Transfer RNA from a Clostridiaceae bacterium, 76 nucleotides, folded computationally. It matches the Rfam family "tRNA". Gene Ontology term of the family: triplet codon-amino acid adaptor activity. The family's RNA type in Rfam is transfer RNA. Model confidence (mean pLDDT): 82 of 100.

RNA sequence: CGGGGUGUAGCUCAGCUGGAAGAGCGCGUGGUUUGGGACCAUGAGGCCGGAGGUUCAAGCCCUCUCACUCCGACCA
Numbered sequence: 001c002g003g004g005g006u007g008u009a010g011c012u013c014a015g016c017u018g019g020a021a022g023a024g025c026g027c028g029u030g031g032u033u034u035g036g037g038a039c040c041a042u043g044a045g046g047c048c049g050g051a052g053g054u055u056c057a058a059g060c061c062c063u064c065u066c067a068c069u070c071c072g073a074c075c076a
Stems, first nucleotide, its partner, number of pairs: 001072007010025004019056001027043006049065005
């Protein structure tokens, strides 16, 4: 330098044909227990990497860009 993949909650990841953003773990509160653990109930937590565009409507489509990663090329 060229091509591909990934980016969504603190972590690991879903998200169908564009139509109300989710799960597990973790965390807060309450209950059971002498307490811890465990279990049960309930709750908080999101600029969907960033910017722009298309659309009545975008996590999803298009363009640019950033980070990580894989392959190749180049230099030595």